[in-house]
RNA sequence: GCAGUGAUCCGGAUGACCGCCGCGCGACGGGUGGCCCGCAAGGGCCAUCCCACCGGGGAGGAAAGUCCGAACUCCAGAGGGCAGUGCGCCGGGUAACACCCGGGUGGGGCGACCCAACGGACAGUGGCACAGAAAACAUACCGCCUUCCGUCGCUCGCCCGGGUCACACCGGGUGAGCGGAGGGGGGUAAGGGUGAAAAGGUGCGGUAAGAGCGCACCGCGCGCCUGGUAACAGGCGUGGCAGGCAAAACCCCGCACGGAGCAAGACCAAAUAGGGGCGCGCUGGCUUCGGCCAAUCGAACGGCCCGUUCGAUCGACGUGUCCGGGUAGGUCGCUGGAGCCCGCCAGUAAUGGCGGGCCUAGAGGAAUGGUCAUCCCGCCGGAGCCGGUCGGCCGCAAGGCCGCCGGCGACGGUGGACAGAAUUCGGCUUACAGGGUCACUGCGGCC
Numbered sequence: 001g002c003a004g005u006g007a008u009c010c011g012g013a014u015g016a017c018c019g020c021c022g023c024g025c026g027a028c029g030g031g032u033g034g035c036c037c038g039c040a041a042g043g044g045c046c047a048u049c050c051c052a053c054c055g056g057g058g059a060g061g062a063a064a065g066u067c068c069g070a071a072c073u074c075c076a077g078a079g080g081g082c083a084g085u086g087c088g089c090c091g092g093g094u095a096a097c098a099c100c101c102g103g104g105u106g107g108g109g110c111g112a113c114c115c116a117a118c119g120g121a122c123a124g125u126g127g128c129a130c131a132g133a134a135a136a137c138a139u140a141c142c143g144c145c146u147u148c149c150g151u152c153g154c155u156c157g158c159c160c161g162g163g164u165c166a167c168a169c170c171g172g173g174u175g176a177g178c179g180g181a182g183g184g185g186g187g188u189a190a191g192g193g194u195g196a197a198a199a200g201g202u203g204c205g206g207u208a209a210g211a212g213c214g215c216a217c218c219g220c221g222c223g224c225c226u227g228g229u230a231a232c233a234g235g236c237g238u239g240g241c242a243g244g245c246a247a248a249a250c251c252c253c254g255c256a257c258g259g260a261g262c263a264a265g266a267c268c269a270a271a272u273a274g275g276g277g278c279g280c281g282c283u284g285g286c287u288u289c290g291g292c293c294a295a296u297c298g299a300a301c302g303g304c305c306c307g308u309u310c311g312a313u314c315g316a317c318g319u320g321u322c323c324g325g326g327u328a329g330g331u332c333g334c335u336g337g338a339g340c341c342c343g344c345c346a347g348u349a350a351u352g353g354c355g356g357g358c359c360u361a362g363a364g365g366a367a368u369g370g371u372c373a374u375c376c377c378g379c380c381g382g383a384g385c386c387g388g389u390c391g392g393c394c395g396c397a398a399g400g401c402c403g404c405c406g407g408c409g410a411c412g413g414u415g416g417a418c419a420g421a422a423u424u425c426g427g428c429u430u431a432c433a434g435g436g437u438c439a440c441u442g443c444g445g446c447c
Stems, first nucleotide, its partner, number of pairs: 001443010012375007020058002023055002029050009060418001064429002067427005072261004084257005089103005104118001105116004119252002124250002127245002141192002143188007151180012200218006219241001220239008265332004275323007282315001283294004295313007339358008376416006384408005390403005
């Protein structure tokens, strides 16, 4: 210098002007209530509410997703279980966790480092596309070996016929051996082939060919020893040796979990309509006690009146007043808390303890913003300046000119992300323009 790894921080600054939402103080003025003065008009005092100005405060690292864990609140609950959900190597941290820290094991990377939902696949059920013989109680497509069958060829022996003086030679038959192609049976799982994945791997021996068939090493299971709190690691012995993948498929084993959520919940409490208590109000006559007549009220018929019919008249009535529950509305819950910052101590760390300092949005579908200027940062253009061991031209040379490469760069233009508290914390996950710091790794160059 280039390429990377891990951790961490910031995520615009300042000013001016114009706004938004709470809080405090609350002038002038106004509203409401109470008391007092006054015959009255009116006035005074007190409490409370509204309110200008002023003062002070006002989003995040994720406020987000609402995925985990809690606080808090209400409901339920003797105890236990089922169902359901989540988790699953070991040790530690924590209020708790599915989070964090340290370690182990496995995997990836040359490395710094990263990733893992990391119990069980002979308890059971089911699945594994395409290809392939076979995707799992194994099997056999090609191949390898062996045997049988018929057939073809070659060699050798014998027999018969021809031929020769005799051989040689020719034809046929038969036996043995070897070989070729084919078919049937058997052995095998080395090799090939298929696939993401094929029933241990490498080598030597062995065999008809092969094979843990035998042996050595590696792997695996079991036992013992040693180290470690443990997960586990190492060593020794032993068994030729379990049997693919997938449990973030159902499932099994172990552990944990009661439900709902601040629209939780608590308090105050209007009008109207229900509920309850109390007070008050609510006819006369006749009667054979079954009712009848009149009156009052209500309903139906009806546009309205009259009228007719029905019902009621101590009750499921009317009215007044008080009480109680709920609604609208208001107040609380609500932000001082497993809080934030700094230092010291313990611990490898997560974290814990101690000391000091600080107070930092709490509203209602909900404010925290906009414009301009200067600065900052990124990107683009760029006059000009500097460097080069580069190329070309001029020059005897010093050097100059043009081009190329690298750096700086006045000035101009443009952009500054993701996102928005809603009861509160601890986590996880996801989004994010751009910039900074620290530690480390690999490669190259120079000294």
A computed fold for a 447-nucleotide RNA from a Vicinamibacterales bacterium, annotated as Bacterial RNase P class A.
A source record names the gene rnpB.
The coordinates come from a structure-prediction model, not an experiment, and the mean pLDDT is 76.
Lineage of the source: Bacteria > Pseudomonadati > Acidobacteriota > Vicinamibacteria > Vicinamibacterales.